[in-house]
RNA sequence: GUUCGCAUGGCGAAAUGGAUAACGCGUCUGCUUCCGGAGCUGAAGAUUGUGGGUUCGAGUCCCACUGCGAACG
Repeated sequence: GUUCGCAUGGCGAAAUGGAUAACGCGUCUGCUUCCGGAGCUGAAGAUUGUGGGUUCGAGUCCCACUGCGAACG
């Protein structure tokens, strides 16, 4: 340099273009306990990498860019 893949809460990870973005771990509240852990309960936490476009509607499709990875040269 060329081609391909990936980017979603603190971490991991789902989501046929369709209305409210799951779930697990972690964190916090409460119950329980002498205390802690385990268990149970509820809650907070995401402008889905950035900027545009298509569409009635975009995490999803298209373009550019950024970052990471892989193959080739």
A computed fold for a 73-nucleotide RNA from Radiomyces spectabilis, annotated as transfer RNA. NCBI's taxonomy places the organism under Eukaryota, Mucoromycota, Mucoromycotina, Mucoromycetes, Radiomyces. The prediction has a mean pLDDT of 80. Its Rfam family is "tRNA". Rfam's curators write: Transfer RNA (tRNA) molecules are approximately 80 nucleotides in length. Rfam links the family to the GO term triplet codon-amino acid adaptor activity.